[in-house]
Predicted 3D model of a 1842-nucleotide part of an RNA (large-subunit ribosomal RNA, half A) from an Actinomycetota bacterium.
Taxonomically the source falls in Actinomycetota (Bacteria, Bacillati).
Context: one part of a larger RNA
RNA sequence: UGCGCACGGUGGAUGCCUUGGCAUCAGGAGCCGAAGAAGGACGUAGGAGGCUGCGAAAAGCCUCGGGGAGCUGUCAACCAAGCUGUGAUCCGGGGAUGUCCGAAUGGGGAAACCCGGCUGGAGUCAUGUCCAGUCACCCUUGCCUGAACACAUAGGGCAAGAGGCGGGAACGAGGGGAAGUGAAACAUCUCAGUACCCUCAGGAAGAGAAAACAUAAGUGAUUCCGUUAGGAGUGGCGAGCGAACUCGGAAGAGGCCAAACCAGAGCGGCGUGAUAGACGUCAGUCGUUGCCGUUUUGGGGUUGUGGGAGCAUUCUGCUGGAUCUGACGGUCCGGCAAAGAGUCAAAAACGAAUGUCAUAGUCGAAGGCCAUGCGAAAGGGCCGGCACAGAAGGUAAUACCCCUGUAGACGAAAUGUCAUUCACUCUUGAGUGAAUUCCCAAGUAGCACGGGGCCCGUGAAAUCCCGUGUGAAUCUGGCGGGACCAUCCGCUAAGCCUAAAUACUACCUGAUGACCGAUAGCGGACAAGUACCGUGAGGGAAAGGUGAAAAGUACCCCGGGAGGGGAGUGAAAUAGUGCCUGAAACCGUGUGCAUACAAGCCGUUGGAGCCCCCAAGGUCUUCGGACCAGGGUGACAGCGUGCCUUUUGAAGAAUGAGCCUGCGAGUUUGCGAUAUGUGGCGAGGUUAACCCGUGAGGGGCAGCCGUAGCGAAAGCGAGUCUGAAUAGGGCUAUUCAGUCGCAUGUCCAAGACCCGAAGCGGAGUGAUCUACCCAUGGCCAGGUUGAAGCGACGGUAAGACGUCGUGGAGGACCGAACCCACCUAGGUUGAAAACUGGGGGGAUGAGCUGUGGGUAGGGGUGAAAGGCCAAUCAAACUCCGUGAUAGCUGGUUCUCCCCGAAAUGCAUUUAGGUGCAGCGUCGCGUGUUUCUUGCUGGAGGUAGAGCACUGGAUGAGCUAGGGGGCCUACAAGCUUACUGAACUCAACCAAACUCCGAAUGCCAGUAAGUGAGAGCGCGGCAGUGAGACUGUGGGCGAUAAGGUUCAUGGUCGAGAGGGAAACAGCCCAGACCACCAACUAAGGCCCCCAAGCGUGUGCUAAGUGGGAAAGGAUGUGGAGUCGCAUAGACAACCAGGAGGUUGGCUUAGAAGCAGCCAUCCUUAAAAGAGUGCGUAAUAGCUCACUGGUCAAGUGAUUCCGCGCCGAUAAUUUAACGGGGCUCAAGCACAUCGCCGAAGUUGUGGCAUUCACGCGUGUACCAGGUCUUCGGAUCCAGGUGCGUGGAUGGGUAGGGGAGCGUCGUGUGGCCAGCGAAGCGGCGGGGUAACCCAGCCGUGGAGGCCACACGAGUGAGAAUGCAGGCAUGAGUAGCGAAUGACGGGUGAGAAACCCGUCCGCCGAAUGAUCAAGGGUUCCAGGGCCAGGCUAAUCCGCCCUGGGUAAGUCGGGACCUAAGGCGAGGCCGACAGGCGUAGUCGAUGGACAACGGGUUGAUAUUCCCGUACCGGUUUAAACGCGCCCAUGCUGAACCUAGUGAUACUAAGCUCACAAGAAUGUGAAUGCCUUCGGGCGGAAGCAGAGGAGUGCGCGACCUGAGCUAGUAGUAGGCAAACGAUGGGGUGACGCAGGAAGGUAGCUUAACCGCGGCGAUGGUAGUCCGCGGCCAAGGUUGUAGGGCGAAACGUAGGCAAAUCCGCGUUUCAUGCGCCUGAGAGCUGAUGGGGAGCCGAUUGUGGUGAAGUAAGUGAUCCUAUGCUGCCGAGAAAAGCCUCUAGUGAGUGUUUAAGCCGCCCGUACCCCAAACCAACACAGGUGAUCAGGUAGAGAAUACUAAGGCGAUC
Repeated sequence: UGCGCACGGUGGAUGCCUUGGCAUCAGGAGCCGAAGAAGGACGUAGGAGGCUGCGAAAAGCCUCGGGGAGCUGUCAACCAAGCUGUGAUCCGGGGAUGUCCGAAUGGGGAAACCCGGCUGGAGUCAUGUCCAGUCACCCUUGCCUGAACACAUAGGGCAAGAGGCGGGAACGAGGGGAAGUGAAACAUCUCAGUACCCUCAGGAAGAGAAAACAUAAGUGAUUCCGUUAGGAGUGGCGAGCGAACUCGGAAGAGGCCAAACCAGAGCGGCGUGAUAGACGUCAGUCGUUGCCGUUUUGGGGUUGUGGGAGCAUUCUGCUGGAUCUGACGGUCCGGCAAAGAGUCAAAAACGAAUGUCAUAGUCGAAGGCCAUGCGAAAGGGCCGGCACAGAAGGUAAUACCCCUGUAGACGAAAUGUCAUUCACUCUUGAGUGAAUUCCCAAGUAGCACGGGGCCCGUGAAAUCCCGUGUGAAUCUGGCGGGACCAUCCGCUAAGCCUAAAUACUACCUGAUGACCGAUAGCGGACAAGUACCGUGAGGGAAAGGUGAAAAGUACCCCGGGAGGGGAGUGAAAUAGUGCCUGAAACCGUGUGCAUACAAGCCGUUGGAGCCCCCAAGGUCUUCGGACCAGGGUGACAGCGUGCCUUUUGAAGAAUGAGCCUGCGAGUUUGCGAUAUGUGGCGAGGUUAACCCGUGAGGGGCAGCCGUAGCGAAAGCGAGUCUGAAUAGGGCUAUUCAGUCGCAUGUCCAAGACCCGAAGCGGAGUGAUCUACCCAUGGCCAGGUUGAAGCGACGGUAAGACGUCGUGGAGGACCGAACCCACCUAGGUUGAAAACUGGGGGGAUGAGCUGUGGGUAGGGGUGAAAGGCCAAUCAAACUCCGUGAUAGCUGGUUCUCCCCGAAAUGCAUUUAGGUGCAGCGUCGCGUGUUUCUUGCUGGAGGUAGAGCACUGGAUGAGCUAGGGGGCCUACAAGCUUACUGAACUCAACCAAACUCCGAAUGCCAGUAAGUGAGAGCGCGGCAGUGAGACUGUGGGCGAUAAGGUUCAUGGUCGAGAGGGAAACAGCCCAGACCACCAACUAAGGCCCCCAAGCGUGUGCUAAGUGGGAAAGGAUGUGGAGUCGCAUAGACAACCAGGAGGUUGGCUUAGAAGCAGCCAUCCUUAAAAGAGUGCGUAAUAGCUCACUGGUCAAGUGAUUCCGCGCCGAUAAUUUAACGGGGCUCAAGCACAUCGCCGAAGUUGUGGCAUUCACGCGUGUACCAGGUCUUCGGAUCCAGGUGCGUGGAUGGGUAGGGGAGCGUCGUGUGGCCAGCGAAGCGGCGGGGUAACCCAGCCGUGGAGGCCACACGAGUGAGAAUGCAGGCAUGAGUAGCGAAUGACGGGUGAGAAACCCGUCCGCCGAAUGAUCAAGGGUUCCAGGGCCAGGCUAAUCCGCCCUGGGUAAGUCGGGACCUAAGGCGAGGCCGACAGGCGUAGUCGAUGGACAACGGGUUGAUAUUCCCGUACCGGUUUAAACGCGCCCAUGCUGAACCUAGUGAUACUAAGCUCACAAGAAUGUGAAUGCCUUCGGGCGGAAGCAGAGGAGUGCGCGACCUGAGCUAGUAGUAGGCAAACGAUGGGGUGACGCAGGAAGGUAGCUUAACCGCGGCGAUGGUAGUCCGCGGCCAAGGUUGUAGGGCGAAACGUAGGCAAAUCCGCGUUUCAUGCGCCUGAGAGCUGAUGGGGAGCCGAUUGUGGUGAAGUAAGUGAUCCUAUGCUGCCGAGAAAAGCCUCUAGUGAGUGUUUAAGCCGCCCGUACCCCAAACCAACACAGGUGAUCAGGUAGAGAAUACUAAGGCGAUC
């Protein structure tokens, strides 16, 4: 260290539980608010905090009821103090109080704060202060007032108003209105009128009593449900969208106006003394009345078989009053009766009685004993009881009879609901007739154009609704019935109201659940919308359990403590507030075995040794025990590359997982579609909504499917369509099963198996970061340069110009603070989510910066980089549409059995997707149709072959033609090493040549075999449509590729086993299970390694075998062919190799051997006019050739077998798998054996399937009885059984059968004598799994059978949550100096004190603003925090601390900007803005010095001041009244009365026109003479009425008189919300005068007197001050004054402005640092003294010189151009107010609210931190230095948390 066992820790799974949720049902209730809501802030109890309650009357007050003994809410105790039978606490009804914010409403505002006015009250001498009430805006009503402009109106004011405002979960109506998405893209379309925004209303809303539907029949308002119906339609006729009528139900309810007409009133017009009219008639009387128009009120009236009015007329009780003088009679106003109706619509109110219900409550039956439980009985046993009550909960385990309850019964002072009755209120009619006299909804209907909504997308497009324009009719009218017209039918628009049935549930009560049970269920069982995050909108957790009861461990011991050990409680303490059970990962302790020469998927198979155990099993036993079996470990050996996913292919070095536990993915809805199974009924089946019923259930026939088809349809019908047809043909029928439930498979619509985008749209939130802008403030050490201008001099006619000086300009120069970020190094899990070190750039400018504000997302801003807009930017952030979509990736959870693919074709905006087909599976049907072989018969044009065709192509022959040459006058001819067709011969080539032509394959027939998980048809469900290699035939490529693409087989894919060393695709062979059996295949047999170093014959020498080519070689073996050879070959050795001749030519020379020509002859055994070497040329040496010696084979060449060379790469031999192998263990041939697989066989078993047999009494299982153990028999029950054959690899996928989890029902069963869960043992099953059983833990529930229902099974999703590992005792411990002594303490590197040392010192010091919020101070503590420790702390606990008339802010002002009464604009929301009102970063404004605390001070104290208000007193003034003087109205009364209006009346003009008469034309009759009737026309009595003009009274302008010289005015002082002035402003520059400060110490005071020479001195050390205020008015700076007039300053003005005149220009006036004096007889002060823990006393000097600011004079002066806030305040002027008042002095009194601690360049702010970063203003010592640079230092502060 590994494995096992035992015991622990950690952790919090599992089991059990539930206070909390979720869902549903029923009933109720359905708005609250200026009488101040919803929601909050702050308070409130005797004692801190959270929650609850309440509101200064504050866990409560009053009253009315209930109730009846304890109570003072809860976490949550403890103490204190109390209340209560005179009825508390508690519950209910009604009332009171109700701080502040909030619509918020007196004004303001940063919500919970600040500041007011008026009236009344309290208090004060008075002011300040306090209490109560009231004061917003809009609207309505009434009244008053009142502009431009006469009346009027606008406007203003007053009063009244339970008027409005704001809030609310969903539901409702209206105004606006997307996008993701779908259409496999996208634009019409869809999503969808959805999401969202806005407005408004109610308990419901909306709709609603036909200008409706319908169609030849009818219905009769609206709403909702079912159906019609996914049918009609619509639609890039795509995706999709999608009515209505009818029918069945729920509910049920109808009314009122406008108009015509009548009456009254108001106004206007006409009009006037008489008409008209009224009084009923007559006679008479009255008379400001009448007519018309208009407005208004009342009556009337409301309909479509049209209605109404008007006219005429009929009917209808009783009664009172008025009107008229009399009679008759009418008119008007009532009452009663009768009838009817009624209160949320149609008119409407207060009540009473009774009852019901709600808001508190009351009564309510029946039990004991025994034992167990080391606690407790309700469980068990025994004996009882109640039940209209056996629902439920509790009580120490499981209770009908213990408690609360339950069934049932009862109950309300008060408030409310509902019902009935009474009371009350309201109404009064019904017809008929005639004639057409009047009315019946106007910028409307309709139409045109542009849109929208309807099923309806512009279409043939009706109906409905908008916008623009145009524009009717009145019942003989008008609208509709899907363009339009006609006919017919229906209805009556342009006015209004209307319950119920319907929708929803924030809220109250009750009930229920095959809903959850702490990772579940709401986000939330607990301090939860909390902690925490974010500027904000917004986002958003974790966390339950002791026990029956705290009985929560007294006491002792160890320890500083934490903690532990005893003791004690308890049934139990391994139940000890880290608490029920207590799993796993992970970490340990002890022990048995193994492990130190040994390589790796961690196993499996075999297995030695060691250890354990015999309790149980077997054998033996001497009965002690032994052995077997069993358990632990595992030396050694054989075989063997994890899991998942994705793939042609994964051990893969392709993906995913650190480990464990829990959670985590094919579901649900629709009575949807279809198939299968099953059940009911069956030519029928079935209901939906809804109704009845407690329920089971019963109704309900509207509708749907089927029973009949054909046709485009009309239509016909067992037929029909086509057609001329009776023909033919198509489809159908010739008989038929459906339908409705339930379950399962699949599909459709929905998020639809789960997780996952980038994005799109809507509404909001953000400019504390940053960009730019606006307003108001601040900052920039020091040094340098020397522009313009000016002066002087020179110069010129005058200039120009030059020189010198002065001067102080500049997007000037150098360089700190400040700003920036160029280079380099570091840092890179940082100190820091952008920094540090060292350098760098700008630094008076387009500079930097503080505070406040503005601009907002397709928008801003941008000296422009697509930069920045809160660590986010080519479109911010948040929430919502939203579970967007994803042809893409990943993941997808138990088992067994049967079968089992594809990677192909066609199409595709298609290629990694999909559709159809192909291939799979299951069911039904058919029944050999399939397949194989033989035979027979066919079609065909490939391989091959061929050259007959088509083409290509070589040689030869033959030559036409052409060219050349010769010849030639021409013609002709000859010739040719040129070219060359055709033809002939020979040899060839072809995918797109064929005179030919197979094998195989294909088709058909026939016979046989097989009958296999063959074929075919119909239907349900799929998957696949990326393929790979290898053989063969081809294309492409290079006859390259592990290339690519076809065809045809195989294998892999989806296939294990054996072989090829290892090796998906190659060879062999297809795994149901078991076996220590056998035979074989491929391949092997020397060892690794099973089997032969088998046999025979050869070959190879190369380790060839055991990698390779062209080419090369006298390697070697075999087979040939051709030579030479005993007549002596080949090789070797000896010898010859000659002469003509130096052949000729050439040459300088050429002699065999430079070259050319020729190449003969002779001698000989043989010898070339010469094979090489060689020479200048010769010479010389050789060869061929010949002889001799030797003695047998020797050469050349061809083919075959096996070898050799060619042969060079990188970690290591590494090209047999290794050892090793040579007559082989290599190669070839032949041959005999053997090994060898999951193949085959054998034996046993399981399953599937087929055939056959048996079959309801046979077989099997199980059981009883009998038994001679063979069997027989009986029976509750269950299963079909037996025999035989075949089959059983498997991914995607199809089919079948089961296991397990949670819950429900029914029937049983177990359990404190111990349920579930957890840890083990043992056993069973083919598996998922189970328990005949056992042990431990645990302490209250659990299980079985059969059905049913699911949030039902995890190892992977870079899954989610929690826990625990690993890395690892590793990195790190965040700029910097500490040492020593003492103290405290359990303990000291860090704490305290001290002594040295070190650091900062334009800061690391001191003071503010912002921000933070108690961090401040004291005492105590050390669990956590502090990067270590800690006695310490910015940590924890307890207590304390912030004192203002003058400081800052408010009670004062305004800037940018915000809000904004009225107003303007805008679909809404809202935007802008006037008057106003807010808003500092600015203006205005009164206190200084010292002292004091542990912690505060311009705040307290001392001293000395100042400001405002106010009182008293005094002094000094000016006034009113009075007096005097001047000026000087009006209302009202009386009179006069212009102008104007009209009445009656008068003048003139116009006018409808009856009866009657006449009457052309025309009609009828006629005795033709005419008559009758008679439209138009003419005449026509009387004359309403209308218009022009004239025309009195009344009204009344103006004037006169009186009131009356009356009222009043002219004057102090104050003094505007008005006028004027001031306030009031830039930048730069230089000089001066001062002061702060500093230095020195001749001088003064105090102290010291020497370590080592000197030192009483020219020695050393320290110190030598003080404000505001008052007074004086210096340096400096600035400056006209008076009088008069006046048209301007919105009125006025003595003020300002303007004008005129006079005087003056100054040590005259104003301003003004500093200084002097005072303040100060005070304070402070070095030091000294006292004392030892005091917080005291005393106290000198207090001068001089130098230097000197960035501060003051100075908001000044000078220069310059960019020309540089506003208002309040202050001064003054009048308007106005006004009878008392101003100034000064003295003494008093009063002076409100908020902040004030502490940090503040940082450990307290912003950065997640005690973070090397960031953060505005002020002060600015010394030496050196130009300096605020730099170095060292002072005061002061630190030593930085290992």
About this RNA: RNAcentral holds the full RNA, with entries from ENA. The coordinates come from a structure-prediction model, not an experiment, and the mean pLDDT is 81.